[in-house]
Context: one part of a larger RNA
């Protein structure tokens, strides 16, 4: 100087407390451990691995296993030689890959000798490796933590390591600001500058809008028209403790108030200092070294990654009446669409099928929002709760749904009556609850990422648990 303390002081955080809803019990989904297996490919392992890499394993993917094949190779550059344009077609064998063979075909220039391009075969250099090492590395990432810290120059102090500044008194979300001070300044962080959202104005007015005027319809901005409103999208305005009162040191600031759509960082996002963990990744890519080279490379068929006594994590659905079922009826936003979205109509109980309008989309379509509201029914039961499991019959995608897809109909109707010890999330348009969209994708979503609808309770307080910041103290630690 740090680190540590079941030392002290001050302060903060959904850290506790106050509340609301969960997990832990059930069934299922998914990941992991374990076990099994020919293989169940590999990595991730306290927080910070475990719906993680994987934004989607039937084949492919695929790295694993079995079997069948290839050896300058599936891919790149190139030497030498031979042949031929390339390419295409067919036969045998085979599960395919491959192997064996048949056939077709002759590009450009030319001094007619040949040269060049492209391809095939052979050959030599070489290719190739998801083989090892993340403790050889780059790059990227997680974490402490969006915590308020981490440092430097000059000066001063100290023999020196170092100290000072950065401590102290206030204050702040903040090393934020003020005052003081052997310090004076500065840098990286904080804040602001950026994006979205909330209010208003200007400009613009189609595909969006419809107040006024006119026309028309069973009905609809449907039509003429309008530029008001909503909205769209470009530019601006607005919030700064600016104003008032009080407290405070005449400071910084804090408390209250006015005006205002919004008030003291308005709300949200992006943004992650010096560093820590030899943290993670050689399987995204790059890369040193080592290793394989008729195989640890490459191709193909099939299987596996989907196994199942069990254990754990994360979720979904429930156990019901604030509910289930039936009928009627209302209101969104984000998005996506030409190998696509697919209306209306017809058929089917349905998943869907047939046909196919319109739309490269503020125009058409996906598209029905759901919870809600109105009416009816069930009457506390393992039930008209719950839907696992299983049987049969189907639909769709796709060469192909046996291992191993999703969905539909009929039947079947398991556990489960609110969950021990323990444990998690959340402070406001949040929790809870309700549906909708997108990426991946032929098909497949209870996951992920977004969107809107309905919409709470509680916070006395900082004694305690956990993590962190500053000062101080002790130390057999570095």
């Nucleotide at each position: 100087u740090g680190a540590c303390g079941g030392g002290g002081g001050c302060c903060c955080g959904c850290a506790c407390a106050a509340g609301c809803g969960g997990u832990g019990g059930a069934a299922c989904a998914u990941g992991u451990g374990g076990u099994u297996u020919a293989a169940u490919u590999c990595g991730a392992u306290g927080c910070a691995a475990c719906g993680c890499g994987a934004a989607g394993a039937a084949c492919c993917u695929u790295a694993c296993c079995c079997a069948g094949a290839c050896u300058u190779g599936a891919c790149a550059u190139u030497u030498u030689a031979a042949c031929g344009a390339c390419u295409g077609u067919c036969u045998g064998u085979g599960a395919a890959a491959g192997c064996a063979g048949a056939u077709u075909u002759u590009c450009u220039c030319u001094u007619c000798g040949g040269a060049g391009a492209c391809g095939u075969u052979a050959u030599g250099a070489c290719a190739g490796g998801u083989g090892a090492u993340g403790c050889a590395u780059g790059g990227c990432u997680g974490u402490c933590g969006u915590c308020a810290g981490c440092u430097c120059g000059u000066g001063u102090c100290g023999u020196g390591a170092g100290a000072u500044g950065u401590u102290u008194g206030g204050u702040u979300a903040a090393g934020u600001c003020c005052a003081g001070c052997a310090a004076c300044g500065a840098g990286c962080g904080c804040a602001a500058c950026c994006c979205c959202u909330c209010u208003c104005c200007u400009u613009a007015g189609u595909u969006a809008c419809c107040a006024u005027c006119a026309g028309g319809u069973u009905a609809u901005g449907c039509u003429g028209g309008g530029g008001a409103c909503u909205c769209u999208a470009a530019g601006g305005a607005u919030a700064c403790u600016g104003c008032c009162c009080g407290u405070g040191u005449u400071a910084a600031a804090c408390g209250g108030g006015a005006g205002g759509a919004a008030g003291g960082u308005g709300g949200g996002g992006a943004u992650g200092a010096c560093g820590u963990c030899a943290a993670g990744u050689c399987a995204g890519u790059a890369u040193g070294u080592c290793c394989c080279u008729u195989a640890c490379g490459u191709c193909u068929g099939g299987g596996g990654c989907u196994a199942c006594a069990c254990a754990c994590g994360u979720g979904u659905u429930a156990c019901a009446a604030u509910g289930g079922c039936c009928g009627g009826u209302a209101c969104a936003a984000u998005g996506g669409g030409u190998u696509g979205c697919g209306a209306a109509c017809u058929c089917g109980c349905g998943a869907g099928a047939g046909u196919g309008a319109g739309c490269c989309a503020a125009u058409c379509c996906c598209a029905a929002a759901a919870a809600g509201c109105c009416g009816g029914u069930c009457u506390c039961a393992g039930u008209u709760c719950g839907g696992a499991u299983c049987g049969c019959a189907g639909u769709c995608u796709g060469c192909a749904a046996c291992u191993c897809g999703a969905c539909u109909g009929c039947g079947u109707g398991a556990a489960g009556u609110c969950g021990g010890a323990a444990u998690c999330g959340c402070u406001a348009g949040u929790a809870a609850u309700c549906g909708c969209g997108u990426a991946u994708c032929a098909g497949c979503a209870u996951g992920a990422c977004g969107c809107g609808g309905u919409g709470a309770a509680u916070a006395c307080g900082u004694u305690c648990c956990c993590g962190g910041g500053c000062c101080u103290u002790g130390u057999a630690c570095a």

This is a predicted structure of a 478-nucleotide part of an RNA (small-subunit ribosomal RNA, 3' major domain) from a Fidelibacterota bacterium. It was read from a public genome assembly. It matches the Rfam family "Bacterial small subunit ribosomal RNA". Its family is annotated with ribosome and structural constituent of ribosome in the Gene Ontology. The source organism's lineage runs through Bacteria, Pseudomonadati and Fidelibacterota.